Bacterial RNase P class A from a Planctomycetota bacterium, 384 nucleotides, folded computationally.

RNA sequence: CAAGUGGGUCGGGCGGUCGCUGGUAAAUUUAUUUACCAGAGGAAAGUCCGAGCAGGAUAGGGCACGGUGGUGGCUAAUGACCACCCGGGGUAACUCGAGGGACAGUGCAACAGAAAACACACAGCCGAUGAGCCUGACUUGUCAGGAAACAGGCAAUGGUGAAAUGGUGCGGUAAGAGCGCACCGCGGUGUUGGUGACAGCACCGGCAGGGUAAACCCCACCGCCUGCAAAACCAAAUAAGCUGUUGUCCGCGGCCCGGACUAUAACAGCGGGUAGGUUGCUUGUCGAUUAAUCGGCAGAGCCAACUGGUAACAGAUGGUCUAGUCAAAUGACCGCCACCAGUGAACACUGGGACAGAACUCGGCUUACAGACCCACUUUUUUC
Numbered sequence: 001c002a003a004g005u006g007g008g009u010c011g012g013g014c015g016g017u018c019g020c021u022g023g024u025a026a027a028u029u030u031a032u033u034u035a036c037c038a039g040a041g042g043a044a045a046g047u048c049c050g051a052g053c054a055g056g057a058u059a060g061g062g063c064a065c066g067g068u069g070g071u072g073g074c075u076a077a078u079g080a081c082c083a084c085c086c087g088g089g090g091u092a093a094c095u096c097g098a099g100g101g102a103c104a105g106u107g108c109a110a111c112a113g114a115a116a117a118c119a120c121a122c123a124g125c126c127g128a129u130g131a132g133c134c135u136g137a138c139u140u141g142u143c144a145g146g147a148a149a150c151a152g153g154c155a156a157u158g159g160u161g162a163a164a165u166g167g168u169g170c171g172g173u174a175a176g177a178g179c180g181c182a183c184c185g186c187g188g189u190g191u192u193g194g195u196g197a198c199a200g201c202a203c204c205g206g207c208a209g210g211g212u213a214a215a216c217c218c219c220a221c222c223g224c225c226u227g228c229a230a231a232a233c234c235a236a237a238u239a240a241g242c243u244g245u246u247g248u249c250c251g252c253g254g255c256c257c258g259g260a261c262u263a264u265a266a267c268a269g270c271g272g273g274u275a276g277g278u279u280g281c282u283u284g285u286c287g288a289u290u291a292a293u294c295g296g297c298a299g300a301g302c303c304a305a306c307u308g309g310u311a312a313c314a315g316a317u318g319g320u321c322u323a324g325u326c327a328a329a330u331g332a333c334c335g336c337c338a339c340c341a342g343u344g345a346a347c348a349c350u351g352g353g354a355c356a357g358a359a360c361u362c363g364g365c366u367u368a369c370a371g372a373c374c375c376a377c378u379u380u381u382u383u384c
Base pairs, nucleotide, nucleotide: 002379003378004377005376006375007374008373009372010371012337013336014335015334016333017332018331020039021038022037023036024035025034026033027032041355045366046365048364049363050362051361052360053227054226055225056224060256061255063253065223066222067221068220069219070084071083072082073081085099086097087096088095089094100218101217105216106215107212108211122158123157124154125153126152129151130150133146134145135144136143137142138141166184167183168182169181170180171179185207186205187204188203189202190201191200192199193198231279232278233277234276241270242269243268244267245266246265247261248260249259250258251257283298284297285296286295287294288293299321301320302319303318304317306315307314308313339352340351341350342349343348344347
C1' cells in the first nucleotide's frame, strides 16, 4: 500500500418570516391574544420472542397439547446476551450449528446394485486339500507332471450407489481376510486438570454392520387465557321485547377439584336501540401551597465516573425526569455555513443528500440504509 474480520459514532448546523400540537404565565372575556419552553428513530419497521400493566370472583392439580435442548453464568424474563466445550468453514483474524438420546420401540433410504439386515455374491480370484480326466515312470496301485475347473474357499480386486460391514502399511496364505503386528479409530478401566460440558496420559481388549430423530418417539426443563380494538367511568337511546333450556354457567380442550347464580336467575337464539364523551395517555405518589414552585419516597427509568467481575452484568454515589396524537400535531419558505461529487490554475460554478414517521410501556432479535468517519485485529507484498 492492498485485501479482509469484529465493533462503534454521525447521518446536517445557524438565523429570519409564517403555521400546527402540548405546557406555563399574563391580559382579556368565555373564548381569544401575546411571551417563553418542548415537540418523531437507530431502526420508530417486522410482529419473531420475553415481560410490565389491565381484566377474567380465585387461577388449583394431573392428562393432552405447545415450546426449548452442549456446560456454566447473567437477567424481571426470554428461544436473547456473555464465557467456555465439541463439530463444520476459513491461511488467519473470525464465523456458523434445529449441539440431549439410535443398546426402549416403530418407520425411512427411489433408482442403480449380488446385496441396504434374517446381509448366504454379479464380474471375478484361488482350487493347497478331496473327487474326476490326460501323459510318463514303475514296485499294478503308488509317484511326478499337465490342462480344465467339480466339490470347496474368498470378500482382498472391479462395478453400482449419498452410504457396502473399520482405515493406512507390513507380514502371512492356495488365494484372502484383524488372520497376526504397528499406528489411527472404537469399547472399557484407572489417573491428572477443570464448577462443568470435556481434554490429556497410561493400560487392557481384535473389537464390527452402519445412517437418519428440522421422521414418529424417549428423556430433561418451561408454559392459565385474552389483549389498550385490554379495561374504568359518565351521558343518551331502546320494545317494562319475544322464544327455548333447566340445575345452568366459569376456570383454553377433557377429568378431578374449586367457585358464582338460583327461576323476578343464568345460558342460548331471534329482533330492536346507541356507537357520544372523559380517563387509560405518559414517570407515579405524598406533603407545604390558591396555583406556580419546593421537598420526600418509589421506578427492570435515563446519564456519568468509581468499585467488583475475563465478560455479559452487579453494587453504592451524584445528577436528571426529556412528544403525547385520536384518523392523528411535530411543518413550509428564504438566506448563510458545513459535507460529498464533477469542471477548471486559484477560487468560483453546477449538482447531490440514504433507510424511513411515535399511537400503552419496556428488554431483545431480524431486516433496510446514499454518504462521512473512529477503534482494534488478521494476511500478502514492498521499504527501513
Record summary:
It matches the Rfam family "Bacterial RNase P class A". It is annotated as a ribozyme. Rfam describes the family as follows. Ribonuclease P (RNase P) is a ubiquitous endoribonuclease, found in archaea, bacteria and eukarya as well as chloroplasts and mitochondria.